[in-house]
């Protein structure tokens, strides 16, 4: 260096929920909260789910356009320890 990941250290992150505050909505921010996480850091490239109207249909196929999720799955790039 690459691989791999302890009942190790050190330190991090923060589901569900509630309070606030945002947005038309999916959702996001912020406090408490911890179910977890070894990249549960960051990027919407790939697939997928989700929201909005709009196409098209008459039970919502379908196409594309704007947006969400990074804690669905892959990719990509950085990075903290080091037992075996």
């Nucleotide at each position: 260096c690459a691989g791999u990941g302890a009942u190790a250290a050190a330190g991090g992150c923060a589901a569900a929920c509630u309070c606030a505050g945002u947005g038309a909505g999916a959702g996001c921010u912020g406090a408490g909260g911890a179910c977890g996480c070894a990249a549960a850091g960051c990027c919407a490239c790939g697939g997928g789910u989700c929201u909005a109207g709009c196409u098209a249909a008459a039970g919502g196929a379908u196409g594309a356009u704007a947006g969400a999720c990074a804690g669905c799955c892959g990719g990509g790039u950085u990075a903290c320890c080091a037992a075996a």
The RNA shown here (c-di-GMP-I riboswitch aptamer) has 84 nucleotides and comes from Desulfosporosinus sp. FKB.
The source organism's lineage runs through Bacteria, Bacillota, Clostridia, Eubacteriales and Desulfosporosinus.
It was read from a public genome assembly, where an Rfam model found it.